[in-house]
RNA sequence: UUCAGCAAACGGCAACCUUAUUGAAAAAUAAGGACGCAAAGUCGCAGGCCUAAGGUGUACAUAGAGGAAAUGCAUAUUUAUAAAACUAUGGCGGCUGGACUACCUGA
Numbered sequence: 001u002u003c004a005g006c007a008a009a010c011g012g013c014a015a016c017c018u019u020a021u022u023g024a025a026a027a028a029u030a031a032g033g034a035c036g037c038a039a040a041g042u043c044g045c046a047g048g049c050c051u052a053a054g055g056u057g058u059a060c061a062u063a064g065a066g067g068a069a070a071u072g073c074a075u076a077u078u079u080a081u082a083a084a085a086c087u088a089u090g091g092c093g094g095c096u097g098g099a100c101u102a103c104c105u106g107a
Stems, first nucleotide, its partner, number of pairs: 002107004012037002017032006035094001041100003045097003048092003054087003061081005
C1' cells in the first nucleotide's frame, strides 16, 4: 500500500419507544435506553423510496352572473370555493451503488 473481517483487544455508533424543540409534512436535533452495525464515519453524485407547503388541476356540490323588454322557469357559458390525481425546490447515508477518510488483527 492492497485485500479480507470468523474470532480477540481498545473502543465507536444507536433501531424502536418516550419527552422536548424545529418543520406544512416527510423528517431532523437533544436527552434517556438498546434492535442491531466492521464503516450504522463524511458527502444527496446516481438509482430508488417518503412527504406535497407552493404550483398544476378538474369531479360532485354551493353561491353569483347569464341572449332586446316584462314575468316565470331553465340550458350552454362564466366567476369564486373545491376533492381525486400530478409535481421537489423539501427529506431518507440504519435502501442500494459510488466518492473520500479511518482503529485493530491476519495475509
The RNA shown here (c-di-GMP-I riboswitch aptamer) has 107 nucleotides and comes from Thalassobacillus devorans. The sequence was found by an Rfam model in a public genome assembly. Its mean pLDDT, the model's own confidence on a scale to 100, is 80. Taxonomically the source falls in Thalassobacillus (Bacteria, Bacillota, Bacilli, Bacillaceae).